Model confidence (mean pLDDT): 77 of 100. Two RNAs folded together computationally: RNase P RNA and transfer RNA, 502 nucleotides in total. It holds a member of the Rfam family "Bacterial RNase P class A". Rfam's curators write: Ribonuclease P (RNase P) is a ubiquitous endoribonuclease, found in archaea, bacteria and eukarya as well as chloroplasts and mitochondria. Rfam links the family to the GO terms tRNA processing, ribonuclease P activity and dimeric ribonuclease P complex.
RNA sequence: CCAGACGGCCGGAUGGCCGCCUUUGUCGUGGGCUUCGGCCCGUGGCGGGGGAGGAAAGUCCGGGCUCCAUGGAAACACGGUGCCGGGUAACGCCCGGCGGGGGCGACCCCAGGGAAAGUGCCACAGAAAGCAAACCGCCCGCCGUCGCUUCGGUCUCGCGCCGGAGCCUGGCGGGUAAGGGUGAAAGGGUGCGGUAAGAGCGCACCGCGCGCCCGGUAACGGGCGCGGCACGGUAAACCCCACCGGGAGCAAGACCGAGUAGGGACGGCAGGUCGGGCCCAGCCUCACGGCGGGGCCGGCCGGGCGGGUUUCCGCGCCGCCGUCCGGGUAGGUCGCGCGAGGCGUCCGGCGACGGGCGUCCCAGAUGAAUGGCCAUCGCCCCGAUUCACUCGGGGUACAGAACCCGGCUUACAGGCCGUCUGGCCUC
RNA sequence: GGGCGCGUAGCUCAGCGGGAGAGCACUACGUUGACAUCGUAGGGGUCGCUGGUUCAAUCCCAGCCGCGCCCACCA
Numbered sequence: 001c002c003a004g005a006c007g008g009c010c011g012g013a014u015g016g017c018c019g020c021c022u023u024u025g026u027c028g029u030g031g032g033c034u035u036c037g038g039c040c041c042g043u044g045g046c047g048g049g050g051g052a053g054g055a056a057a058g059u060c061c062g063g064g065c066u067c068c069a070u071g072g073a074a075a076c077a078c079g080g081u082g083c084c085g086g087g088u089a090a091c092g093c094c095c096g097g098c099g100g101g102g103g104c105g106a107c108c109c110c111a112g113g114g115a116a117a118g119u120g121c122c123a124c125a126g127a128a129a130g131c132a133a134a135c136c137g138c139c140c141g142c143c144g145u146c147g148c149u150u151c152g153g154u155c156u157c158g159c160g161c162c163g164g165a166g167c168c169u170g171g172c173g174g175g176u177a178a179g180g181g182u183g184a185a186a187g188g189g190u191g192c193g194g195u196a197a198g199a200g201c202g203c204a205c206c207g208c209g210c211g212c213c214c215g216g217u218a219a220c221g222g223g224c225g226c227g228g229c230a231c232g233g234u235a236a237a238c239c240c241c242a243c244c245g246g247g248a249g250c251a252a253g254a255c256c257g258a259g260u261a262g263g264g265a266c267g268g269c270a271g272g273u274c275g276g277g278c279c280c281a282g283c284c285u286c287a288c289g290g291c292g293g294g295g296c297c298g299g300c301c302g303g304g305c306g307g308g309u310u311u312c313c314g315c316g317c318c319g320c321c322g323u324c325c326g327g328g329u330a331g332g333u334c335g336c337g338c339g340a341g342g343c344g345u346c347c348g349g350c351g352a353c354g355g356g357c358g359u360c361c362c363a364g365a366u367g368a369a370u371g372g373c374c375a376u377c378g379c380c381c382c383g384a385u386u387c388a389c390u391c392g393g394g395g396u397a398c399a400g401a402a403c404c405c406g407g408c409u410u411a412c413a414g415g416c417c418g419u420c421u422g423g424c425c426u427c
Numbered sequence: 428g429g430g431c432g433c434g435u436a437g438c439u440c441a442g443c444g445g446g447a448g449a450g451c452a453c454u455a456c457g458u459u460g461a462c463a464u465c466g467u468a469g470g471g472g473u474c475g476c477u478g479g480u481u482c483a484a485u486c487c488c489a490g491c492c493g494c495g496c497c498c499a500c501c502a
Base pairs, nucleotide, nucleotide: 001423002422003421004420005419006418007417008416009415010414012377013376014375015374016373017372018371020051021050022049023048024047025046026045027044028043029042030041031040032039033038053398057409058408060407061406062405063404064403065249066248067247068246071313072312073311074310075309076308078245079244080243081242082241083097084096085095086094087093098112099110100109101108102107113240114239118238119237120234121233122232135180136179137176138175139174140173141172142171143170144169147167148166149165150164151163152162153161154160188206189205190204191203192202193201207229208227209226210225211224212223213222214221215220253334254333255332256331263325264324265323266322267321268320269319271301272300273299274298276297277296278295279294280293282291283290284289303318304317305316306315327501328500329499341360342359343358344357345356346355347354348353378396379395380394381393382392383391384390428498429497430496431495432494433493434492437451438450439449440448445482453469454468455467456466457465475491476490477489478488479487
C1' cells in the first nucleotide's frame, strides 16, 4: 500500500429572526367559593431550566405495573424452551467453553436432548426402501442342443459310428453380494489374505458400540481392553424425557362530571318442603264460609351456576351465565416518569456482569409539541485540468416518543477509532 | 396505542410433504343470416418475499412486506 475479519462510536456545527410543548420565578389581570384567614380555575408580559432515537419501528421474546374471589393447591390438557457451565429481576437474550461444519488465515455458522420405548412416512425410479432383497453379472451342479477343438475305442487307413473332456449356447436348481444399473439413501470404508465365485469369512488401520481408567464442575476429551458390526433417515411428523408458563392488557385501572330506558330477543342449566301473611282468577253456596290452583315475601334442607378439564379447600349469586339488538356520553383529573436510571472513578471477574464511592435530575404531548427560514462552515459525489489551489452544480440518510424497562430482528446518506489476518514492496 | 386474521391464474376460492387445481372470465374453432346460449380444444402461476429443516416445501419453522377486521366510557 492492497484485500479482508472482528469490536466500538458518531450520525451535522455555529449565529440571527419567527414560532411550539412543558416546568418554574416574578409582576399584572378575569371569574368562582369563602368561616374574610385564604382557596380553586383561567389568562397576559418579562426572566430561568428542559424538550425524540439508535433504532422511538416490527410487536417477536422476557419482565415491572394494574385488574380479574373463577382466589389457592395438585394432576391432566395446551403452549413454549432444549449441548455444558455461568450472568441476569427474567428471557427464546448475553458471556465463556464443548462438539460438528466452512475458510490459507484473522474468524464465521449451527432449533446442537432422545431414532436399541412405540407409531407413522420415505413419492418417482429401481429386483429390492426397512421383518431387506436378487435384475444384469460372477460361480457351482444337473439336463439338452448345434458347431468347433482334442483324446480314447471300433476299423487296414480314411469316412462313419460310440464314449469322455473343454469351449460356445439354452433351460432348471442352488451359492453370492465384490462389480454394473436405480435412487437423496442399498445393512460400515480402504488394503491384504482367503474362496468355486464371493462375503468381517480372517487380519491391519480408520469408523461404530460396550466396559474400565485418567483429566475436566460439566458438555466432553485422552488411553487401554473387548465386540466382527447387530442397531438407515426423519422428532422445525406424532411422541418420550427434563425444565418453564393463570388470563388480560394503560383503550389495564381509579376518581369526578354530564346524560339515558339498567329496555328487548335467543340459548344453556337449575327444587323440594314448611308455615304465615298478601294478591289474582276459578268452583260450590242465597250468604257467612269452604275447596283446590297460581304469583309475591319469609324459614329450613338440598342443589345448581360461575375457570380449558377434574379433585380438594374456599368465594360470589339464586335467576345465574353467555350471545345479540338497543339507550346515553364522546368531557376532565390521576395512573405519568427517581428509574433493574445516566455519567465519572476504583475494586473483583477471561468475560457477560457484580460491588463501593462521588455526582446529576434529563421530554411528557392527547388530532397529539420537539419546528421553519436565512447566512457561514463541515462531509460526500460530479464537472472545469491528471493531482494541488480555486470555481460551479448536486446531495447530506433511516425515521419520529404515547405506561415503563431488558433484549432480539429489521431500515439507514456518509464517516471515525481500535485490535487482528493474508499478500506485495522498501529498509 | 393494543389484540387477531389473511396473502395460490384476471376474479372468487380448493389443495393429508412427493403431479399446482376448480368455477367464472380470456383465445380459437364449430353451431347461427348475425349475436347470445351450447359444444370442442387451448393459453395463462416468482403459490407475497427471503432464509432454514427435509432426499424433496403452496404445505413445517423463522424473519420481513402488503392488506383486512376488532377493542372507548356510562347505566